[in-house]
Molecule: FMN riboswitch aptamer (RFN element)
RNA sequence: AAAGUUCUUCGGGGACGGGUGAGAUUCCCUACUGGCGGUAAACUCCAUCCUGUGAUGCUUUCGGCAGAGUGUGAUCCUGCAGGAAGCAGUGCAGAAGGAGGAAGUCCGCGACCCGUGGGCAGGCGCCCAUGGCUGAUCCGGUGAGAUUCCGGAACCAACAGUUACAGUCUGGAUGAAAGAAGAAGGAG
Numbered sequence: 001a002a003a004g005u006u007c008u009u010c011g012g013g014g015a016c017g018g019g020u021g022a023g024a025u026u027c028c029c030u031a032c033u034g035g036c037g038g039u040a041a042a043c044u045c046c047a048u049c050c051u052g053u054g055a056u057g058c059u060u061u062c063g064g065c066a067g068a069g070u071g072u073g074a075u076c077c078u079g080c081a082g083g084a085a086g087c088a089g090u091g092c093a094g095a096a097g098g099a100g101g102a103a104g105u106c107c108g109c110g111a112c113c114c115g116u117g118g119g120c121a122g123g124c125g126c127c128c129a130u131g132g133c134u135g136a137u138c139c140g141g142u143g144a145g146a147u148u149c150c151g152g153a154a155c156c157a158a159c160a161g162u163u164a165c166a167g168u169c170u171g172g173a174u175g176a177a178a179g180a181a182g183a184a185g186g187a188g
Base pairs, nucleotide, nucleotide: 005184006183007182008181009180010179017029018028019027031168032167033157034156035109036108037107038106043100044099045098046097048096050094051093052092053091054090056088057087058086059085060084061083062082064080065079066078067077104155105154113132114131115130116129117128118127119126120125137153138152139151140150141149159171160170161169
């Protein structure tokens, strides 16, 4: 420090308004909703390095102007503005890296329903494993790359109940679960 182990908590949203009718949140118009993990180019944040670029400062150097100096001129010295090169920290942009994070329709999983095998139990049942079933997306744009981004137009949604057919009402369900987070322990 990790796996496995035990425990705890969390873990699904939605009919506004109108029409017909004896009756519909069920039909029609319209409105609204989108579980979990993965993938992933939106987007956000982080620090480091590299590249480019901008201004600033410092150093070196180049010539110019002015001054000082000199018998005169040059060198030298001082100042001013400028060019070039280098260095420093810094602003911006890019690239690489890390973290968060993005799909109802992609890949898989769960819920519902129908089974099978095993274990426990006096029994109701409970636990483990496993099979079946299990909905729906295209077009255009950008681009190296997108069913994921942007734009547009579509489509889908278990079972039982109901004065009338339900993604949205009621019910199984204060349930179960994909999983998420945490604690103990592993751990001397």